[in-house]
Molecule: Bacterial RNase P class A
Organism: Pseudomonadota bacterium
RNA sequence: GGAGCCGGCCGGGCGGCCGCGGCGCCACGGCGUCGAGGAAAGUCCGGACUCCGCAGGGCAGGACGCUGGCGAGAGCCAGGCGGGGGCGACCUCGCGAAGGGGCAACAGAAAGCAGACCGCCCGGUUCGCCGGGUAAGGGUGAAACGGUGGGGUAAGAGCCCACCAGCGCGGCGGGCGACCGCCGCGGCUAGGCAACCCCCGUCCGGAGCAAGGCGAGCAGGGAGCGCCAGAGGACGGCCCGUCCGAGCUCCCGGGUAGCCGCAGCGGUUCGGUGAACGGACCGCCGGUGGGCUUCGGCCCGCCGAGAGAGAUGGCCGCCGGCGGUCUUCGGGCCGCGCACAGGAUCCGGCUUACAGGCCGGCUCCUCCA
Numbered sequence: 001g002g003a004g005c006c007g008g009c010c011g012g013g014c015g016g017c018c019g020c021g022g023c024g025c026c027a028c029g030g031c032g033u034c035g036a037g038g039a040a041a042g043u044c045c046g047g048a049c050u051c052c053g054c055a056g057g058g059c060a061g062g063a064c065g066c067u068g069g070c071g072a073g074a075g076c077c078a079g080g081c082g083g084g085g086g087c088g089a090c091c092u093c094g095c096g097a098a099g100g101g102g103c104a105a106c107a108g109a110a111a112g113c114a115g116a117c118c119g120c121c122c123g124g125u126u127c128g129c130c131g132g133g134u135a136a137g138g139g140u141g142a143a144a145c146g147g148u149g150g151g152g153u154a155a156g157a158g159c160c161c162a163c164c165a166g167c168g169c170g171g172c173g174g175g176c177g178a179c180c181g182c183c184g185c186g187g188c189u190a191g192g193c194a195a196c197c198c199c200c201g202u203c204c205g206g207a208g209c210a211a212g213g214c215g216a217g218c219a220g221g222g223a224g225c226g227c228c229a230g231a232g233g234a235c236g237g238c239c240c241g242u243c244c245g246a247g248c249u250c251c252c253g254g255g256u257a258g259c260c261g262c263a264g265c266g267g268u269u270c271g272g273u274g275a276a277c278g279g280a281c282c283g284c285c286g287g288u289g290g291g292c293u294u295c296g297g298c299c300c301g302c303c304g305a306g307a308g309a310g311a312u313g314g315c316c317g318c319c320g321g322c323g324g325u326c327u328u329c330g331g332g333c334c335g336c337g338c339a340c341a342g343g344a345u346c347c348g349g350c351u352u353a354c355a356g357g358c359c360g361g362c363u364c365c366u367c368c369a
Stems, first nucleotide, its partner, number of pairs: 001365010012319007020035006037340001041351002044349005049208004061204005066079005080095006096198001100197002102193002117138002119134006146164006165189001167186008212260003220252006232244004264284008285304008320338001321336006
């Protein structure tokens, strides 16, 4: 210098004009303030919260599954073993298969415990083949039951032996553990799929903020009073009076509108296993109304996205960025608004999308000293 790998982070800034939604204030003209994200997304997990259900036990069903730690859990971090990819940094998939059952297309002679199609060997032969042996060689397949060498044999074969791989048992050592290393012995070989049933262990009610709560008006049901001996209403509050007058009042449940659920930021403490939840208390920032003031401030109140499925935008200037081009290497000119995307009860995860850029660690190649 080039090519990569892993982890973390940012993802436009300032200003002007015109708009949008909530709230506060108002002299009703406006003014002020707040107003999306790292994923707000998918709604895939786990919870908070709410309502419904629920004696107790069991069956069925579902989720998860190597080890250790953290965590409310989901999950995350670190580690072990095995398969696959990369020269490598590293990436990726998996981890109950010598308990039982089941399955394996096509090809192939044969597919789970074995197995003779060709070949090889022995015997027979009417010379076409037939019987037997053989898993060393060929062929099929995703998969054919250890590998190499020697002995052995009719030919072969763990049939026997040595070494290697793998399995089981025992011992020693290391590790919290999964597991690893070494030594000895044994029998010579044990296949795959649990996202097929199954076995073992842990856990599991249902629905979701369109949850759910309060609830006008109108309609419905009921009760009481009243219909000229008149309830009730109007005449500014009361009495009298005058006029109108057939309805008026209360209760009930369901549900509509509407309101709540629904939140400025942070901390302490208590309850809870617990972030989100509830109670008590304290502190701080910004805006605004009122009161007091020794003009420094103090006190009281309201607000700081919360939805209606729907708002959070547009134009311009400067800076930044990216691409191209010129360069006297200072910069100039031209082009591009410039990633993915956007709340709707809240919290914690996972996954997916993402222009461009920054930081840290590491790998491979090349060059120079």